[in-house]
RNA sequence: GGAGUCGGCUACGUGGUCGCGGCGCCGUCUAACGGCGUCGAGGAAAGUCCGGGCUCCAUAGGGCGGGAUGCCAGGUAACGCCUGGGCAGCGUGAGCUGACGGAAAGUGCAGCAGAAAAUAAACCGCCGCACGUUCGGCGUGUGGUAAGGGUGAAAUGGUGCGGUAAGAGCGCACCGCGCGAUCGGUAACGAUUCGUGGCACGGCAAACCCCAUCCGGAGCAAGACCGAAUAGGAGGCAGCGCGUAGCCCGCGCGGGCCUCGGGUAGGUCGCACGAGGCUGGCGGUGACGCCAGCCCGAGAUGAAUGACCGCGCACGACAGAACCCGGCUUAUCGGCUGGCUCCCCGC
Numbered sequence: 001g002g003a004g005u006c007g008g009c010u011a012c013g014u015g016g017u018c019g020c021g022g023c024g025c026c027g028u029c030u031a032a033c034g035g036c037g038u039c040g041a042g043g044a045a046a047g048u049c050c051g052g053g054c055u056c057c058a059u060a061g062g063g064c065g066g067g068a069u070g071c072c073a074g075g076u077a078a079c080g081c082c083u084g085g086g087c088a089g090c091g092u093g094a095g096c097u098g099a100c101g102g103a104a105a106g107u108g109c110a111g112c113a114g115a116a117a118a119u120a121a122a123c124c125g126c127c128g129c130a131c132g133u134u135c136g137g138c139g140u141g142u143g144g145u146a147a148g149g150g151u152g153a154a155a156u157g158g159u160g161c162g163g164u165a166a167g168a169g170c171g172c173a174c175c176g177c178g179c180g181a182u183c184g185g186u187a188a189c190g191a192u193u194c195g196u197g198g199c200a201c202g203g204c205a206a207a208c209c210c211c212a213u214c215c216g217g218a219g220c221a222a223g224a225c226c227g228a229a230u231a232g233g234a235g236g237c238a239g240c241g242c243g244u245a246g247c248c249c250g251c252g253c254g255g256g257c258c259u260c261g262g263g264u265a266g267g268u269c270g271c272a273c274g275a276g277g278c279u280g281g282c283g284g285u286g287a288c289g290c291c292a293g294c295c296c297g298a299g300a301u302g303a304a305u306g307a308c309c310g311c312g313c314a315c316g317a318c319a320g321a322a323c324c325c326g327g328c329u330u331a332u333c334g335g336c337u338g339g340c341u342c343c344c345c346g347c
Stems, first nucleotide, its partner, number of pairs: 001343010012312007020040008042318001046329002049327005054219004066215005071085005086100001087098004101210002106208002108204002123149002125145008157175006176199001177197005182191003223269004233260005240254005276295008313316001
């Protein structure tokens, strides 16, 4: 200098005018209105895919069913997230990717090709024997064989030597594999040290299934409180009217007055101090945790955060809160910055 890889930060700036929402003060005691001051979107506010807080409902405990997760250890309120490690694959490397438990519990599946696709299989080839022979390393029959060819995604371990009629873990050595022991590691796992087994029962569990762990349901239009007018409901009162075939009592119906309770309109809370942020210190490889100090940074309910005019430049992407928080995923013009890797050149 070039190429690459993994993180962190940022998301036009600035001035003026007008406007919008919250809060405080004032005019003016309330409302409304006005003035002043102050605050006013994001790294994803998004998708609503996971996990939790909060609220209401249900709930003795357990099982069945269903769902999710699935190497190990740790972090966390929790997680399907994160960190560290193991293993496998990719990359020269930094590094990246991983539904990564179980196929000797059972059931099932495998198109085409191929002789044979799960416990078998002889198509070509190789070899023995018998017979035939035109005598040729030929033909027929029968048996052996998995070395060679061929099919396939996949065909029962690889190389070599011995062995054999030809072959074959048939025997042996090395490699690989299984099991056991030992050692290292909390563990996953690894080491190759020892022993042992000639080697076996291949693949698919993102097929059913088995095993382990976790999971009650609904969601802020959750839910709580205040609460009219009108209509309706319940109870009470009596000196009103009607009926009970005259009168009184009683009873019934209607109306009047009072009280009570529920709901609706409307309003208030939930609702912005929280698993909160910043700085410093300490512990930890790290995720993260602990301590101290400081800070308060949107809260609407037709729902605000905008418009216009200047100046500057690198000419400005994706996109807008609606109960809150932790993640994941997706979208995104660019800019700044740190660690590391590879290649080339110079000293």